This is a predicted structure of a 436-nucleotide RNA (Bacterial RNase P class A).
Of the family's consensus pairs, 91% are formed in the model.
Its Rfam family is "Bacterial RNase P class A". Gene Ontology terms of the family: tRNA processing, ribonuclease P activity and dimeric ribonuclease P complex.

[in-house]
């Protein structure tokens, strides 16, 4: 200086005129006037808790929703705080709804034999001298040998080489229980091809029945890993260590948990914001809640009254009263003093609690908190002027036009979470890189 991590505060302008809405408080000639108050951090989503208000409520259980690591904190929370694990980052530091896949079902797209007590095809399931050809040098691979007995062990025969002795005419030549080798004959020797059948003289063919999970093929994943032993050939099929998983046990922590030992081949994996299982919790609706106070027309019930010569019956009853009509329309209430909000001070890592002092902070009812001009501020574009740094691109400061100043808007409170949201602020930490 670049980068980049985390906490905190404070929400977007400020002044003036003018003309406006809503409560509140005084004054009034009832027409008004005057004073003072008027959205948020999210008022939003209406997700989770809680007060309030009403209805419903014996106890159990079923089903039906949530929730799911410890501990704290809270009125409570699925919230916040500190731990723990697990994940990512070199870090500071972020994320995480984090029981339970040996209780059952199920589920895993394409591939693939197989997706979970699995295996389908190729390989592999005799033994070895040479020889070649590849590496990781010690195997592998290709060709070759082998019941007409390979490899390996002997035993003889001929040849070669070499070495001793010995004869030479000095060209060589003879010989040997001496050493080595090629070939060829014999003898010991075992190998004989996962298992059967059948041919064949045979190592081979045919055909049946198989083992095998190490190789090679699919796939985000495939039945722990490395190596020895083992076996036909292989494998946790046995061992050593290394990893998981569980069981005892000891030591730290209130406890999640870690940390060590020792045992058991236990190794059968992933998904439960798939069913489920397991353990918590859960009665409804929500201020249009609900309390009080309460009309009017329209119809309708009943009486008065009227009409039928009188009583009964019937008929009217529109003009008087009374009840319904309705606890309806309207009115108040419920409404903002509250788990309140600022400050110290103690306690505690904290989140938070106690204790002092102080303040009172919109309360509308289809719903107010606005709008207009003008300047001032901050950003952003383009331009002027050359005043200030600079070798210079550049910058700063001046000025002119122009644009731009987030999300968003209380409705019963209240505590929390998520979402939206532009342009500044203040700490603190960490990585790099430079200089002292």
């Nucleotide at each position: 200086c670049g980068g980049a991590g985390g906490c905190g505060a404070a929400a977007a302008g400020g002044a003036a005129a003018c003309c406006g809405c809503c409560g509140g408080c005084g004054c009034u000639u009832c027409g008004g006037c005057g004073c003072g108050g008027g959205a948020g951090g999210a008022a939003a989503g209406u997700c989770g808790g809680a007060g309030c208000u009403c209805c419903a409520u014996a106890g159990g259980g079923c089903a039906c929703g949530a929730g799911g690591c410890c501990a704290g904190g809270u009125a409570a929370c699925g919230c916040c705080u500190g731990g723990u694990c697990a994940g990512c980052g070199c870090g500071a530091g972020c994320u995480g709804g984090a029981g339970g896949a040996c209780a059952g079902u199920g589920c895993a797209a394409c591939a693939g034999a197989g997706a979970g007590a699995a295996g389908a095809a190729c390989g592999c399931c005799c033994g070895c001298a040479c020889g070649c050809g590849c590496c990781u040098c010690g195997g592998c691979g290709c060709g070759g040998c082998g019941u007409c007995g390979a490899a390996c062990u002997u035993g003889c025969c001929c040849c070669c080489u070499u070495c001793a002795a010995c004869c030479u005419u000095c060209g060589g030549g003879u010989c040997g229980u001496g050493a080595g080798g090629u070939g060829g004959c014999g003898a010991g020797g075992c190998a004989g091809g996962g298992g059967g059948u059948c041919g064949g003289c045979a190592a081979c063919g045919a055909c049946c029945c198989g083992g095998u999970g190490a190789g090679u093929u699919u796939g985000a994943a495939a039945g722990g890993g490395u190596g020895c032993g083992g076996u036909a050939a292989g494998a946790g099929c046995g061992c050593a260590c290394c990893g998981g998983c569980g069981g005892c046990c000891c030591g730290g922590g209130c406890a999640a948990u870690c940390g060590g030992g020792u045992c058991g081949g236990c190794c059968a994996g992933g998904c439960a914001a798939a069913c489920c299982c397991c353990c918590u919790c859960g009665g409804g609706a929500g201020c249009a809640a609900c309390g009080c106070c309460g009309a009017a027309c329209a119809g309708g019930a009943c009486c008065a009254g009227g009409g039928u010569g009188c009583c009964c019956g019937c008929c009217c009853g529109u003009a008087g009263g009374u009840c319904c009509g309705g606890g309806u329309a309207g009115g108040c209430g419920g409404c903002u003093u509250g788990a309140g909000c600022c400050g110290g001070u103690u306690g505690g890592c904290g989140a938070c609690a106690a204790c002092c002092g102080g303040c009172c902070u919109a309360g509308a009812g289809g719903a107010a908190u606005g709008g207009u001009u003008u300047c001032c501020a901050c950003c952003g574009g383009c331009g002027g002027a050359u005043g200030g740094g600079g070798c210079a691109a550049c910058c700063c400061c001046c000025u002119g036009c122009c644009g731009g100043c987030a999300c968003a808007g209380a409705a019963c409170u209240c505590c929390g979470c998520u979402u939206a949201u532009u342009g500044a602020c203040g700490c603190c930490u960490c990585c790099g890189u430079g200089c002292c």
Annotation
It was read from a public genome assembly, where an Rfam model found it.